Predicted 3D model of a 73-nucleotide RNA (transfer RNA) from a Pseudomonadota bacterium. Its mean pLDDT, the model's own confidence on a scale to 100, is 81. Rfam family: tRNA. Rfam classes the family as a transfer RNA. The sequence is in RNAcentral, with records from ENA.

RNA sequence: CGUGGCGUGGGGAAAUGGUUAUCCCGUCUGGCUCAUAACCAGAAGAUUGCAAGUUCGAGUCUUGCCGCCACCA
Numbered sequence: 001c002g003u004g005g006c007g008u009g010g011g012g013a014a015a016u017g018g019u020u021a022u023c024c025c026g027u028c029u030g031g032c033u034c035a036u037a038a039c040c041a042g043a044a045g046a047u048u049g050c051a052a053g054u055u056c057g058a059g060u061c062u063u064g065c066c067g068c069c070a071c072c073a
Base pairs, nucleotide, nucleotide: 002071003070004069005068006067007066010025011024012023013022018056027043028042029041030040031039049065050064051063052062053061
C1' cells in the first nucleotide's frame, strides 16, 4: 500500500430508519445500620469519532477523513 472489522455517559454492552438513545458496573445524594458492606430510593453523566449526503425522519443507509484491531505481502 491492499482487504476486513470496530468507534455509543467514567468502564463494558444493547438499540427493525420512527415517541424522551436503554441496560449492567462505577460515581454522587438520601434512607437503613453502632459502623462498613449489602440492600432500598433518587440524581448527575452521551449533542452516538469528525464532516457532508440520502430521507418527512439517521446511532442505524451512502461518501470522505481520523483513530484502533486483525489479516495479507